[in-house]
The RNA shown here (THF (Tetrahydrofolate) riboswitch aptamer) has 96 nucleotides.
Its Rfam family is "THF (Tetrahydrofolate) riboswitch aptamer". Rfam describes the family as follows. Tetrahydrofolate (THF) riboswitch was first reported for Ames et al. as an RNA motif in 5' untranslated (5'-UTR)regions of folate transport and biosynthesis genes in Firmicutes genomes.
Its mean pLDDT, the model's own confidence on a scale to 100, is 76.
It was read from a public genome assembly, where an Rfam model found it.
RNA sequence: AAAAGAGUAGAAACCUGCGCGUUAAGUGUCGGCUGAACGGGGAGUUGUCAACCGAACGAAAGUGUUACUGCGGUGCAGGCUUCGCAUCCCGCUUAA
Repeated sequence: AAAAGAGUAGAAACCUGCGCGUUAAGUGUCGGCUGAACGGGGAGUUGUCAACCGAACGAAAGUGUUACUGCGGUGCAGGCUUCGCAUCCCGCUUAA
């Protein structure tokens, strides 16, 4: 030098706990707009995420009735497993 590899934010499934809704919010979809993050360093998208605005759609209740059992592509926290820098350059490890 070539080659291989490690490592992030985060994402998904499952489990546990505490909530919210069931008087329909939330989740999901589409459009607009603003912003943020994106392996150790730099750059960074047509990708990702978040806030806001707009649009269409849309639900599972039950009972021993006030507190339980359910239900919701429900929120947060923890656990666990899997996946994981869009991409480019440099660095790190194998490596002397």